The prediction has a mean pLDDT of 83. This is a predicted structure of a 71-nucleotide RNA (transfer RNA) from Streptomyces halstedii. Its Rfam family is "tRNA". Rfam's curators write: Transfer RNA (tRNA) molecules are approximately 80 nucleotides in length. Rfam links the family to the GO term triplet codon-amino acid adaptor activity. RNAcentral records the identical sequence in 11 taxa. The organism belongs to Streptomyces, within Bacteria.
RNA sequence: GCUCCUGUCGUCCAUAGGUAGGGCACCGGGUUGUCAGUCCGGUAAACGGGGUUCGAGUCCCCGCAGGAGCG
Numbered sequence: 001g002c003u004c005c006u007g008u009c010g011u012c013c014a015u016a017g018g019u020a021g022g023g024c025a026c027c028g029g030g031u032u033g034u035c036a037g038u039c040c041g042g043u044a045a046a047c048g049g050g051g052u053u054c055g056a057g058u059c060c061c062c063g064c065a066g067g068a069g070c071g
Base pairs, nucleotide, nucleotide: 001070002069003068004067005066006065007064010024011023012022013021018054026042027041028040029039030038031037047063048062049061050060051059
């Protein structure tokens, strides 16, 4: 330098064009003499910019970051 892959709650992973969901963690409550465990509820996220579309996390382009291959 070229090609490909990835980027979503604190963390790990879903979401293949129509109000972004789950596990763990965290917070509150029930249960217990207490803790753990368990049950219920809750907070919290689309890497940046532009384009297409009635509508974009999703499709396209340019960047940024990480990874793999080739030279």